[in-house]
Context: one part of a larger RNA
Parts: sequence; structure tokens; C1' cells
RNA sequence: GCCGGCGACUUAUAGGAUGUGGCAGGUUAAGGCGGGAAUGCCGGAGCCAAAGGGAAACCGAGUCUGAAUAGGGCGAAGUCACAUUUUAUAGACCCGAACCCGGGUGAUCUAACCAUGUCCAGGAUGAAGCUUGGGUAACACCAAGUGGAGGUCCGAACCGACUGAUGUUGAAAAAUCAGCGGAUGAGGUGUGGUUAGGGGUGAAAUGCCAAUCGAACCCGGAGCUAGCUGGUUCUCCCCGAAAUGUGUUUAGGCGCAGCGGUAACGAUUAAAUCUAGGGGGUAAAGCACUGUUUCGGUGCGGGCUGCGAGAGCGGUACCAAAUCGAGACAAACUCAGAAUACCUAGAGAACACGUUGCCAGUAAGACGGUGAGGGAUAAGCUCCAUCGUCGAGAGGGAAACAGCCCAGACCACCAGCUAAGGUCCCAAAAUGGAUGCUAAGUGAUAAAGGAGGUGGGAUUGCAGAGACAACCAGGAGGUUUGCCUAGAAGCAGCCAUCCUUAAAAGAGUGCGUAAUAGCUCACUGGUCAAGCGAUCCUGCGCCGAAAAUGAACGGGGCUAAGCAUCCUACCGAAGCUGUGGACUUGUAAUACAAGUGGUAGGGGAGCGUUCUGCAGUAGUGAGAAGCAUUAGCGUAAGCAGAUGUGGACGAGGCAGAAGUGAGAAUGUCGGC
Repeated sequence: GCCGGCGACUUAUAGGAUGUGGCAGGUUAAGGCGGGAAUGCCGGAGCCAAAGGGAAACCGAGUCUGAAUAGGGCGAAGUCACAUUUUAUAGACCCGAACCCGGGUGAUCUAACCAUGUCCAGGAUGAAGCUUGGGUAACACCAAGUGGAGGUCCGAACCGACUGAUGUUGAAAAAUCAGCGGAUGAGGUGUGGUUAGGGGUGAAAUGCCAAUCGAACCCGGAGCUAGCUGGUUCUCCCCGAAAUGUGUUUAGGCGCAGCGGUAACGAUUAAAUCUAGGGGGUAAAGCACUGUUUCGGUGCGGGCUGCGAGAGCGGUACCAAAUCGAGACAAACUCAGAAUACCUAGAGAACACGUUGCCAGUAAGACGGUGAGGGAUAAGCUCCAUCGUCGAGAGGGAAACAGCCCAGACCACCAGCUAAGGUCCCAAAAUGGAUGCUAAGUGAUAAAGGAGGUGGGAUUGCAGAGACAACCAGGAGGUUUGCCUAGAAGCAGCCAUCCUUAAAAGAGUGCGUAAUAGCUCACUGGUCAAGCGAUCCUGCGCCGAAAAUGAACGGGGCUAAGCAUCCUACCGAAGCUGUGGACUUGUAAUACAAGUGGUAGGGGAGCGUUCUGCAGUAGUGAGAAGCAUUAGCGUAAGCAGAUGUGGACGAGGCAGAAGUGAGAAUGUCGGC
């Protein structure tokens, strides 16, 4: 891992509700009596009900409040049993802690200590002391020898464990290999003993106390508790949510409300929609208020300034209150002011609605559209409002894709029509039609900005008295204007920018020189010959355009099968239609009509298993149960014939009782 068996809403007592049955007041508890295989009978103590209202006195089909004969509150049929469901108390659907407490068992591992034994190859170093000699007045001192000290040195046994590799389902639940530290000591070790869990021991690491240690292990309290995780077993039919509000030692838990189911009762109550009538201060807008704000006019006051001894009187390119004209801004501005929404009345008429009882689940929501806040007008972000879908929704489309588009699946059909979306091939249906545009594979990702891309439109200028472009020629003189400057001669800079000759030629458009020179332009003539420029609006394109395998049309591939507008046809879904069938609700009805997606959850109807009663049943060695193979039947759980195997039990029916249905629980036991 697979297969098989086992494996989870039980039982008792007491309430509530619903259903069924008995009685009409209901009913016995303990206990007793008789008989016995068993049902039975007695027992009225007690309980519920039969009257309520009030705090009470008290009154009473009424009573309380109250001054009230007012108004308002409450107010008159059950009971016993069984079944189902739910609540409470108990382990209370099942499995699961870490812990806490009690009583015991452990120092054969290990820590420390006590008692008693035992072990440490070999080598090195050479303390004190002593001896001899030297030396001293005597010591001291010196030398040689002797000697053999030490938590001394090197290094086996022994003890340890610093590094690396191997090993990591190991040879091993801590080792192996190669190196490493101590090795006469605070040394190692044998045997026997002592200390015990709220404790011991600890050269101290929360270390160790039998592979267990921030409190050992075993049994018990104990099925501790678990607002937590996981699991919870047959079928069909009907309905069908929520992820919100509020409170909470509350936030992944609960109470109440909201939303679901079911039963009873109930009125003209009532949705969508239409009509009529309402209040508003949002959007947009506006500036009348509150504030903000630009320009212009007038301009209090201030500043500066003139006159004056001063008071004061004047002036002014400045600032500027206030005011006038024009132009703007606002969630906390509004003179005015929608659409929607909401409220009222009427019409309307549903499977809708209301009340009560019982039973819930939900209270982590997600994305999309719209309107706001927070954030950065970031987020598959967050928080509200409102609608939709998913949640709990299958089918078609979007390549794939809970939340987008279309559309709500009772079943069957090798029938038809459509929706979204599509019609060259993959791949069902147009290589369909019309008018344009695009040349970029744009289509099939993006901005500021850039460009004689190209189509459409508008305004305007020049042009057979010859435009635009090209080519030929001219482009001069005063003059190198003046100033400035080393120089400044059209062309560093400043001022001025005239006159002449002319067809035309700037006191000069650009390049150039140290300054000149030189080239060129404006401007003019000629050649040529018909359109040539400028500005603006607009359609479709171009550049801008860089990311890690090639990867942003789904692919092939495409110039229409791309884009825009239009026309016709077709394809396309579990939508709609057709034919047949099943069920639910309404109903007298098999007619007819409407309906039948579904998680949590509510309600209804059934299938099957074991045992019990009828039952010593029918059946059965002419072959029961079980098992295997295989027709048939039923909407399903399932039923069931035949054949084989098997070798002794055992249906169906009607009732009753439950250890009653497995695929999941790191389930449990067994097998492989």
C1' cells in the first nucleotide's frame, strides 16, 4: 500500500412539542392477592385538570390599575399510555492531549559518598639529603659522586573524546578508520553498600537518577477536560439558507434579531408593474452666503515724498481694506436643483403575506459592475452602500480559466429552432455579398515625444503677363558706413540701417579669414513648362518598444478569413419546441394547469441486516442456509429465476426489539 473483519447520535430519568390510541375528569406509585409458561387482578395514598386576577388583604367569571359605572392588562378542558423529535442531567456521537493528584517500583545505567580489594610496559629528567675533595678562624660556598623527589617529561596497557572522513532504511538507537588528550594521580577499576521524585546527586551542563528528566517509571482518580483537529456507514421524493445587525474577559466561541423548513390558523392582507400625490438637498450646476482665487477700474489706510515752525495741505510707477466689472474652486459652501430611491393612496393579482407552535443551520464569504472612504484615483489590497454571479449551479462561449458573457440540468430520442459566440484547416457552419481604409503581419500589449507614411475635409497664397523645382547669368557703387578694436573690410560686439546705378542686389542668410580674400543666400533676368506652396481638423498606420530555454493570434497559417459600417444565409447549449414516460402540488379527477439544479439545514416515504412472536409454519437429503456464474424485474435502496458448489436447516407474510448498513478517522485486528 491493497484486500477482508470490526469501527461512531446510545441508555436512564425529568420537561416541551407533534402524532396515534383509551377515557370524559384522567391516572395509579410503593405494596399486596391468586394462579402460573405468561397475559392478569387489587391498591385512590398521591399527581394533573376542574378559576382566575392581584405584591397582598381580598374579590371572583371576573379581577388588577384608577376618582371612574372610562380606557387598558391578564382571564375559564383535559388526562394517561405509546411513538417521533428536541431540551436538561449524566462520559451523552466516536477517537485524540499536554497536564494535575494519590499509592507504589527503581542508584544491576548513571551522579556522589562509604567499606574492602586490585591495576599502571618501557624510557627521560635528576629536587632535598648524604659522601669525598676543595674552601673558611668556623660557617658559608664550590666541584665530583651518590641519591631518587615531582597533581614532572616522552610513550603502550588503561581511561578519555579535540579534528576529519565513512556511516545516516548504519555492522552499531552514538560506532568504525586515520590522527588526538591524560597516563603516580583531584588517577583507573572490581565487589559489597548508602542517598528516591514537592526528592536525590551534581569540580554546575538544568547535567544524571535503567536508550525516559524544566521534574523518573508503574497502577489508580480516569471514559480528566479539549469553545480544537480528524472521522461519522442504505435509497428516493418536497422545500431550501447564511457568511449581516447587536451584545459578549468577545473576536476561528456563544445569546438575541435577520434569512430556511414544517404544521395549524387568518383576513382583502399583499409583490412586480401602472396611475396620482408627497418630502428632500445627492449628481450636475452655481457663486446669493461661508471660505479660497486671477485680471482690470475706483481706492479707506499704510509707505515714500513736496510745502510748512507746527497743525495740516498736496503729490505718487508701491502695498492694499472695501467696492465695481470680468473669469474660476469646495466632503465638512448652496440662490437654485434633477434622474433614481423612499413614503402614502388607488388599480393589479402570484407557489407571495401575517400570527403562533416546533426544528434548524448561518453569523471566516469571494469576485465582477456602479457610487464613496483608506492607500499612491497601487494591489488577486482594505472598508462601506447597491446589483449580479459563485458559494449551493451542471450545459454553451471566453484556447485552458469558482466569481466574466449566454443560459437555470426530472428521464429518454441517430427530431426541429435559436442565445452568447462563430462559419480557410485543426473544428460544426460563408474561401458569402457591398463600400472604404491599412502594407505595419498593424491585426495579435503601452506613454510623453518624434516624422515630406497614407486616405478624407477646411481656410489661404503664388501661377501661360510663365508660378514651384532644376540649370545658365547677375548679385554692383558711395563703403573697409559710423563706433569699438592690435585688426573688425556685409558676417566678435554696439548704434544707425541711408543714398546711387539699375532687370535686380540686405550697410547683408549661412560657411569661411588674424583681418582681407573666397563660396553662398535673399533679390533679378533667361531656359523649361503646369500646376506649386502654407496652416488647421480628422481616419488607419510608423518609430519610441530591453530579461533571462522559443513561449503575449490556442496552433497551422492568413492581406481579408485583419479593421470600420451594412446585407443575406448557416452553425451553435442540458435554453425553447416536438414525441414518449416518471413524480410533486392544485383538483372530485386517471382530465387540465403549474412545477421537479442544489451545500448547511428542515420535512415526507421506503429498502435491507440480526434477533423475538404467530411457529414444532410453508418448504427441505428427489438437497436448506451460504458461496460462484448468469437471464429477468423495479425510479432507487434492492428483488429474484436458473445452473454449479455446498451438506442441514429454514423462508414469504403480519407484528415487535435493536450491538442495524463504511471508503476515508497518521482508525483497529488479520492476511498478502
A computed fold for a 672-nucleotide part of an RNA from a soil metagenome, annotated as large-subunit ribosomal RNA, domain II. The full RNA is in RNAcentral, with records from MGnify. The coordinates come from a structure-prediction model, not an experiment, and the mean pLDDT is 83.